[in-house]
Context: one part of a larger RNA
RNA sequence: GGACGAACGCUGGCGGCGCGCCUAACACAUGCAAGUCGAACGAGGUCUUUUAGGAAGCUUGCUUCUUGGCUGACCAGUGGCGGACGGGUGAGUAAUGCCUGAGCAACCUGCCGAAGAGUGGGGGAUAACGUCUGGAAACGGACGCUAAUACCGCAUAACAUAUCCGGAUGGCAUCAUCUGGAUAUCAAAGGAGUAAUCCGCUCUUUGAUGGGCUCGCGCCCGAUUAGGUAGUUGGUGGGGUAAUGGCCCACCAAGCCGACGAUCGGUAGCCGGACUGAGAGGUUGAUCGGCCACAUUGGGACUGAGACACGGCCCAGACUCCUACGGGAGGCAGCAGUGGGGGAUAUUGCACAAUGGGGGAAACCCUGAUGCAGCGACGCCGCGUGGGUGAAGACGGCCUUCGGGUUGUAAAGCCCUGUUGAGGGGGACGAUAAUGACGGUACCCCUUUAGAAAGCCACGGCUAACUACGUGCCAGCAGCCGCGGUAAUACGUAGGUGGCGAGCGUUGUCC
Numbered sequence: 001g002g003a004c005g006a007a008c009g010c011u012g013g014c015g016g017c018g019c020g021c022c023u024a025a026c027a028c029a030u031g032c033a034a035g036u037c038g039a040a041c042g043a044g045g046u047c048u049u050u051u052a053g054g055a056a057g058c059u060u061g062c063u064u065c066u067u068g069g070c071u072g073a074c075c076a077g078u079g080g081c082g083g084a085c086g087g088g089u090g091a092g093u094a095a096u097g098c099c100u101g102a103g104c105a106a107c108c109u110g111c112c113g114a115a116g117a118g119u120g121g122g123g124g125a126u127a128a129c130g131u132c133u134g135g136a137a138a139c140g141g142a143c144g145c146u147a148a149u150a151c152c153g154c155a156u157a158a159c160a161u162a163u164c165c166g167g168a169u170g171g172c173a174u175c176a177u178c179u180g181g182a183u184a185u186c187a188a189a190g191g192a193g194u195a196a197u198c199c200g201c202u203c204u205u206u207g208a209u210g211g212g213c214u215c216g217c218g219c220c221c222g223a224u225u226a227g228g229u230a231g232u233u234g235g236u237g238g239g240g241u242a243a244u245g246g247c248c249c250a251c252c253a254a255g256c257c258g259a260c261g262a263u264c265g266g267u268a269g270c271c272g273g274a275c276u277g278a279g280a281g282g283u284u285g286a287u288c289g290g291c292c293a294c295a296u297u298g299g300g301a302c303u304g305a306g307a308c309a310c311g312g313c314c315c316a317g318a319c320u321c322c323u324a325c326g327g328g329a330g331g332c333a334g335c336a337g338u339g340g341g342g343g344a345u346a347u348u349g350c351a352c353a354a355u356g357g358g359g360g361a362a363a364c365c366c367u368g369a370u371g372c373a374g375c376g377a378c379g380c381c382g383c384g385u386g387g388g389u390g391a392a393g394a395c396g397g398c399c400u401u402c403g404g405g406u407u408g409u410a411a412a413g414c415c416c417u418g419u420u421g422a423g424g425g426g427g428a429c430g431a432u433a434a435u436g437a438c439g440g441u442a443c444c445c446c447u448u449u450a451g452a453a454a455g456c457c458a459c460g461g462c463u464a465a466c467u468a469c470g471u472g473c474c475a476g477c478a479g480c481c482g483c484g485g486u487a488a489u490a491c492g493u494a495g496g497u498g499g500c501g502a503g504c505g506u507u508g509u510c511c
Stems, first nucleotide, its partner, number of pairs: 001511004006507005013383006019376002021341001026339003030336003035081003040078002044075004050069008088294003097219002100216005107211002112207007120154001122152002129144006160185011190199003220266003227257003232254008269291004273284004296317005319330004347373001349372003355369001356367004386416004396407004420452001421448006430438001455500005460481003466495005476483002
């Protein structure tokens, strides 16, 4: 000198774009953050459109009650898809991670694209609901009834899978690919519509996307850590997995790693990047993007195409809450917000209008993702606080050798301007039909007063900028050298000057 997710002191007019718990992965009141589909299904209740019958009132064509059908809405349930994405955090992790380059002849992939084939015929349940009943509650229990795109047999079936018998080609070892034959095994669901048809369903091939696994190189400090290791290293056989593998198991062998630093200890998420530097390098990993890990602590599996699952389940621990003391409920490292910690970090805001996501045939619903607004000079950038003229060089202040000098064209005065502000009017783009939270915002026009808008630090040398007074090794200053003990350009104040400017200094950290 540059930089910062900064903080502190003094000061503070506006706008644009960014950024904003670095500390306690501390504890959390409250609200919201993941639902959706009635065009999969049955039933009940409430309301609603319309209609038929009955009863009553009677102003003889209206009102009320009731029974049935129809239309639509809402609520709970079965079922489907989605809750594995999106959002948060950085605790752990020095390698089960990241980066880069390869490999899988050892793998999976819902939705989506392309293509082939099919969708026949049956069955038994169960929630909801009803009755009875337990419990303070959370939540149940027994019996009875019912539907489905829920569940289960049967049929059909191969280019699918498995086994066996052949043939061909290829390779990188196990082998792979193609092809002929035989046997065995396994499918399905309907819905909407007058219909056409559309949306689905089943099996298979292929693509795309997303993942899984393996290998090479690279990735901090300590040797005042030198030996470490028994599922340890390898083999055979099996289990398990989508799949290879001590991943797990039985048996067998005795290996395997290590001064090219094993093991142990400490520290740490990694990268694209960022800061600095002429570069080499050093430091760093906020925001944004990619990957990983985690979700009160530890463990476990279930469901599923996908999880060992932040707002799912089970168990254990700590903590908090409810309780009728028998037993229950909870998890903000989602968005706001609270307490606490701290030098320190924001609103319990608006909207789904846009972009994107989930569900749905759609209308649409949901979306604290997101888009916006609010707060903060926290940062960067831009603008303003006026411009011109004006010497009697005014007054005042300060200094003075008392002549004057300086503040200083500075002010006043005169002539202008209207950025911004204020008042009034118009008013978007973002949305190519409708739909705008932002927002009556940006922007434009008119009117209006120089009016409403300047400070901070320094002035001994480094280092741009000097005098007076006060103080008297005191009070104090200080980054280094050093100032102060009676003439202090170094302390304090004033005047003047220098620097930067809505900022200026200080502190901390990195280069």
Description:
This is a predicted structure of a 511-nucleotide part of an RNA (small-subunit ribosomal RNA, 5' domain) from Apteronemobius asahinai. It matches the Rfam family "Bacterial small subunit ribosomal RNA". RNAcentral holds the full RNA, with entries from SILVA.